[in-house]
Molecule: Purine riboswitch aptamer
Organism: Scopulibacillus darangshiensis
């Protein structure tokens, strides 16, 4: 310093702290309103839903599609947040082996 937990309050207890992996949550998904661009475009604000579950709910690429309208879709690859579990790192003690020195 952070949690919990206590206490009118302060004091107090107790636990964790940094790294990498791995599980578990979720599909970084799905819905919904309100703007917006139009083949050199295909975005942008806001609500919900999902998770015994806190935050997030984004990005880049490919390839379809739409013939100028309102309306996108499939795929790849790539997190971060919660929790657990393991290995490392690091701290302190101990035991052992070697070496110096007296």
């Nucleotide at each position: 310093a952070u949690a919990a937990u206590g206490u009118u309050a302060u004091g107090g207890u107790u636990a964790u702290u940094g790294u990498u992996u791995c599980g578990u949550a979720u599909a970084a998904u799905c819905u919904u309103g309100g703007g917006a661009a139009u083949a050199g475009g295909g975005c942008c604000c806001g609500g919900g839903a999902g998770u015994u579950u806190c935050u997030a709910c984004g990005a880049a690429g490919u390839c379809a599609c739409c013939g100028u309208a309102a309306a996108u879709g499939a795929c790849u690859u790539u997190a971060c947040u919660a929790c657990g579990a393991a290995a490392g790192c690091g701290g302190c003690a101990g035991u052992c082996g070697u070496g110096u020195u007296c």